[in-house]
Predicted 3D model of RNase P RNA and transfer RNA as a complex of 414 nucleotides. Its mean pLDDT, the model's own confidence on a scale to 100, is 78.
RNA sequence: AGGGGAAUGGACGGCCGCUGGGUGUUCUGCACCGAGAGGAAAGUCCGAGCUCCAUUCGGAUAGAUGCCCGUUAACGGCGGGGCGGGGCGACCCGACGGAAAGUGCCACAGAAACAAACCGCUGCAAGGCAGUAAGGGUGAAAAGGUGAGGUAAGAGCUCACCGCGCAAUUGGUAACAAUUGUGGUCCAGGCAAACCCCAUCUGGAGCAAGGCCUAAUAGAGGUUUAUAGGGUUCCGAGCCUAACCUGGGUUGGCCGCUUGAUCUUACUGGUAACAGUAAGGCUAGAUAGAUGGUCGUCAGUCAUCCACAUGGGUGAUUACAGAACUCGGCUUAUAGUUCCCCU
RNA sequence: GCGAGAUAGCUCAGGCGGUCAGAGCGUCGGAUUCAUAACCCGGAGGUCGAGAGUUCGAGUCUCUCUCUCGC
Numbered sequence: 001a002g003g004g005g006a007a008u009g010g011a012c013g014g015c016c017g018c019u020g021g022g023u024g025u026u027c028u029g030c031a032c033c034g035a036g037a038g039g040a041a042a043g044u045c046c047g048a049g050c051u052c053c054a055u056u057c058g059g060a061u062a063g064a065u066g067c068c069c070g071u072u073a074a075c076g077g078c079g080g081g082g083c084g085g086g087g088c089g090a091c092c093c094g095a096c097g098g099a100a101a102g103u104g105c106c107a108c109a110g111a112a113a114c115a116a117a118c119c120g121c122u123g124c125a126a127g128g129c130a131g132u133a134a135g136g137g138u139g140a141a142a143a144g145g146u147g148a149g150g151u152a153a154g155a156g157c158u159c160a161c162c163g164c165g166c167a168a169u170u171g172g173u174a175a176c177a178a179u180u181g182u183g184g185u186c187c188a189g190g191c192a193a194a195c196c197c198c199a200u201c202u203g204g205a206g207c208a209a210g211g212c213c214u215a216a217u218a219g220a221g222g223u224u225u226a227u228a229g230g231g232u233u234c235c236g237a238g239c240c241u242a243a244c245c246u247g248g249g250u251u252g253g254c255c256g257c258u259u260g261a262u263c264u265u266a267c268u269g270g271u272a273a274c275a276g277u278a279a280g281g282c283u284a285g286a287u288a289g290a291u292g293g294u295c296g297u298c299a300g301u302c303a304u305c306c307a308c309a310u311g312g313g314u315g316a317u318u319a320c321a322g323a324a325c326u327c328g329g330c331u332u333a334u335a336g337u338u339c340c341c342c343u
Numbered sequence: 344g345c346g347a348g349a350u351a352g353c354u355c356a357g358g359c360g361g362u363c364a365g366a367g368c369g370u371c372g373g374a375u376u377c378a379u380a381a382c383c384c385g386g387a388g389g390u391c392g393a394g395a396g397u398u399c400g401a402g403u404c405u406c407u408c409u410c411u412c413g414c
Stems, first nucleotide, its partner, number of pairs: 001343008010298007018036002021033005038320001042331002045329005050206004056237005062202005067081005082096001083094004097197002102195002104191003118136002120132005144162006163186001164183008210255004220246005229241003262281008299318008344414006352368004361399001370386004392408005
């Protein structure tokens, strides 16, 4: 000068408040004790638990994922490996199946954007015909590359090497790699974050789910009908149920709700993600939404002044942010400080 | 918790990615009129919300953020 990983993210005390819990009491109250935001609580981008729906089955449609193996409740996450790319390097990045299944697109330029003859080169019976992809020019991209032979001129036309395809063997669970052999009919560009094909996965809605208390889908009126009609994005089977409108009541309380794929420590297995065993712990549950304010000391940062070798005074300030059913991830925001490994 | 959108000062188009960024109103200048408006002619005005990626090429396709609106 860089690369990778991890932690912390003000501390202590006093006073005044707020929300739950427990105990006591003279019980609509008061007193005491103890608890009270995060690494992202955020975005809602994925995946689950849980609950209901008509909790089922098959197909279509639609969507998602896309090298291999593992991990997990599950995943588009994570771990390890392969291949490709970047960097001197530590290391980083990759939506990384298929373009000879089919369709489509490739603007402008260019003869031509896929079964190419504009110029050029060569031949001839010569102002035309034939051969030719060496060279020129256009473009983001032009029909494998380099060299030699060959030819009228040329060309995988032939040969060597490289690249590409196929097969076998060896190593590896596999992706794949190495070696050997073989193919010049090597049938031939790019785009699939274009349609599509292949493989795998997915029912929908969401705690305003849903349940209980209360007469509370109440009770009332109208319209339309019956082998009907209605009910999932569509179809079929199966299943359920009359459907719609008007007008009316409730907007309360309790449960769901925080003991959970939980946390900490140690050990064991595994390269790791992760799994297992043992011991210990309980760590917010509000409902218009508590977790705050202020003072003092210390710490950090910034500004300024005095000294100018260290330090001292004054003032300001404390990153991002903030639970709302709960977890596992991802992504994004984050002042300052500290630690470990490596180039 | 769920859904939609962002393009000129305002309201909106923009097909299966291409040299096409456009329409109306507004604004500026000219013309007309005694003067103003309307009508007519001409012009300016845009990093297409921001940042990455795919592609030769992105307003358009994909991802991540920001903001707005609705249920």

Rfam match: Bacterial RNase P class A. The family's RNA type in Rfam is ribozyme. From the family's description: Ribonuclease P (RNase P) is a ubiquitous endoribonuclease, found in archaea, bacteria and eukarya as well as chloroplasts and mitochondria.